[in-house]
RNA sequence: AUGAGAACAAGGGGAGAGACUACGAAAUGUAGCGCCGAAGGAGCAAGUGGCAACACGAAUCUCUCAGGCAAAAGAACUCUUGUUUGACG
Numbered sequence: 001a002u003g004a005g006a007a008c009a010a011g012g013g014g015a016g017a018g019a020c021u022a023c024g025a026a027a028u029g030u031a032g033c034g035c036c037g038a039a040g041g042a043g044c045a046a047g048u049g050g051c052a053a054c055a056c057g058a059a060u061c062u063c064u065c066a067g068g069c070a071a072a073a074g075a076a077c078u079c080u081u082g083u084u085u086g087a088c089g
Stems, first nucleotide, its partner, number of pairs: 005085009018033001020032004034069003040065001041063003047056003
């Protein structure tokens, strides 16, 4: 400073998938089967390094450990505002 980018706070938007079955007085409980992909976690293409083995390496892709499958709440991501920081010049 007509402030790149980042962090935090408040507010707005924000998908998918059984209100399944059994037990139980009931539960947000226990067990079983079926499913979802957008917290978190894990896997890797190009590329880079290495003689090699291998290592590093992205996603809303893949897995489904965790999480979730009425509403509510939460939630990746995103928009606005505010505060802090302050790259290039």